Predicted 3D model of an 85-nucleotide RNA (transfer RNA) from a Patescibacteria group bacterium. Its mean pLDDT, the model's own confidence on a scale to 100, is 82. It matches the Rfam family "tRNA". Rfam classes the family as a transfer RNA. It was read from a public genome assembly.

RNA sequence: GGAGGGGUCGCAUAGUGGCCGAGUGCGCUCGCUUGGAAAGCGAGUAUAUCGAAAGGUAUCGUGGGUUCAAAUCCCACCCUCUCCG
Repeated sequence: GGAGGGGUCGCAUAGUGGCCGAGUGCGCUCGCUUGGAAAGCGAGUAUAUCGAAAGGUAUCGUGGGUUCAAAUCCCACCCUCUCCG
């Protein structure tokens, strides 16, 4: 230099146009249970911003584009892995 895979809540991963800020597992918090724990069960659990609150808006590596609508399609770039030279 060339080709390809990957980047999604704290961690791991699914999701390949609309029901999706988005599911599942782990972790964490609270509750039930227990003499107390563990296990089990139930509920909750990303960030930023606006707001007194309720709630709203934005964010799927970054920036653009296509579309009525993008995590998903296209382009460029960044990071990472594999292969070729």